[in-house]
Context: one part of a larger RNA
RNA sequence: CGUUAGUGCAUUGAGGGAAACCUUUUAUAGUACGAGAGGACCCAAAAGGACGCACCAAUGGUAUACCAGUUCUUGUUCCAACGGGAAACGCUGGGUAGCUACGUGCGGAAUAGAUAACUGCUGAAAGCAUCUAAGUAGGAAGCUUAUCCCAAGAUGAGUGCACUUCUUUUCUUAACUUUUUGUUUAGAAAAGUAGUAGGUCACGGUAAGACUAGCCGUUUAAUAGGUACCAGGUGUAAGGCCAGUAAUGGUUUCAGCUAAGGUAUACUAACGACCGAAA
Numbered sequence: 001c002g003u004u005a006g007u008g009c010a011u012u013g014a015g016g017g018a019a020a021c022c023u024u025u026u027a028u029a030g031u032a033c034g035a036g037a038g039g040a041c042c043c044a045a046a047a048g049g050a051c052g053c054a055c056c057a058a059u060g061g062u063a064u065a066c067c068a069g070u071u072c073u074u075g076u077u078c079c080a081a082c083g084g085g086a087a088a089c090g091c092u093g094g095g096u097a098g099c100u101a102c103g104u105g106c107g108g109a110a111u112a113g114a115u116a117a118c119u120g121c122u123g124a125a126a127g128c129a130u131c132u133a134a135g136u137a138g139g140a141a142g143c144u145u146a147u148c149c150c151a152a153g154a155u156g157a158g159u160g161c162a163c164u165u166c167u168u169u170u171c172u173u174a175a176c177u178u179u180u181u182g183u184u185u186a187g188a189a190a191a192g193u194a195g196u197a198g199g200u201c202a203c204g205g206u207a208a209g210a211c212u213a214g215c216c217g218u219u220u221a222a223u224a225g226g227u228a229c230c231a232g233g234u235g236u237a238a239g240g241c242c243a244g245u246a247a248u249g250g251u252u253u254c255a256g257c258u259a260a261g262g263u264a265u266a267c268u269a270a271c272g273a274c275c276g277a278a279a
Base pairs, nucleotide, nucleotide: 001153005164006163007162008161009160010159011158015150016149017148018147021049022048023047024046025045026044033038051107052106053105054104055103059101060100061099062098066094067093068092069091070090071086072085073084074083075082076081112144113143118138119137120136121135165194166192167191168190169189170188171187172186174184175183176182198275199274200273201272202218203217204216205215206214223269224268225267226265227264228263229262230261232258233257234256239252240251241250242249243248
């Protein structure tokens, strides 16, 4: 932009995409078959592999500064305590959220139809024979369905439900009034400003994201930050006191600190602007 009033939501499915897998074991059954050796079809059950989709409760991984330990060096302020640097974490031990696999859950099903090679029945042409010429039955992981996803720009633009504002001018029509116009009804054409349904920008964000887009919120508010408390992490801070010549240990102290998590709380920031239809 179109889909023909403008919108919001929900749908149908033309069409497109994905998937489709395999193995082993058990039972049938050591049965049918076979002299024996060996050894099934069919139907049923279980387990597994690879692949795919989703997820993070548990198990693990990561977690660039969340906690602790520790070496050298440098600085503040001498000690102590801290900060900076040590090849884009100095090294080491752990680790929340998130993201993940090595982890967990789920999937391939069931059904129908038409067929290929092929196997048939009946059967002539051609007194026989012949699956074929008329007629007719089977038959594949393949084809069409079935399963999952997308999907009306499917311009063949589908369907359903719901919602939605005004003003002015001209012309036509009908009615009333009245005497030249005025009021109302129905319709046609044109123009305009505000602005309804709704939408956009902006702003605060996000389990959404390259950018766009999506989604949520915008004071009638918990959207983000902050703050308080909690969970989880680390592992018992600093300072003081006590013991020891001291290193150090003990106590105050399951302390102190704490990212992304949870709950609460307007303390900070969500200010504002615009577009928008009458068949």